[in-house]
């Protein structure tokens, strides 16, 4: 130094052809149940979708710079 792939909740991750309020597990809290816990059911909280900028009526998804991981080649 070329080039590929990733970066979304506290962790693992999805998210189609650009359009609907941005989701699932799991963990946190609360609450139910119980003699008390585990476990089982309910809800809640929790996101500048890595970062600037473009292009679009509208961008996690398209386009370009850049960080940062991970991988071939040299």
């Nucleotide at each position: 130094g070329u080039c590929u792939c990733g970066a979304u909740a506290g962790c693992u991750c999805a998210g189609u052809u650009g359009g609907a309020u941005a989701g699932a597990g799991u963990g946190u809290u609360a609450g139910c149940c119980u003699c008390c816990g585990a476990a089982g059911c309910u809800a809640a909280a929790g996101g500048u979708c890595g970062u600037g900028a473009g292009u679009u009526c509208a961008a996690a998804u398209c386009u370009c710079a850049c960080u940062c991981g991970a991988g071939a080649c040299a």